[in-house]
């Protein structure tokens, strides 16, 4: 350094649901919450799913692959 990922340590993120706000909607933001997560950090590039006012349209990165970046260090 790469692979790898402990009933390790320090820390991190946050599903359902609830409240408020935004959006036609999928869904998003903030707060509460905590099912889970070693990239559950970021990017719609390929596939997939979803929505709609159906087009030079959007949403999901916590569905899979890919790209970029990153903490810790037993076997």
């Nucleotide at each position: 350094c790469u692979c790898c990922g402990a009933u390790a340590a320090a820390g991190g993120c946050a599903a359902a649901c609830c409240a408020u706000g935004g959006g036609c909607g999928a869904c998003c933001a903030u707060g509460g919450g905590g099912c889970g997560c070693a990239a559950a950090g970021c990017c719609a590039c390929g596939g997939g799913c979803c929505a709609c006012a159906a087009g030079c349209u959007g949403g999901c990165a916590g569905c899979c692959g890919g790209g970029c970046u990153g903490c810790c260090g037993a076997a």

Predicted 3D model of a 75-nucleotide RNA (c-di-GMP-I riboswitch aptamer) from a Deltaproteobacteria bacterium. Its Rfam family is "c-di-GMP-I riboswitch aptamer". Rfam describes the family as follows. GEMM was predicted in a large-scale screen for bacterial structured RNA regulatory elements. Its mean pLDDT, the model's own confidence on a scale to 100, is 90.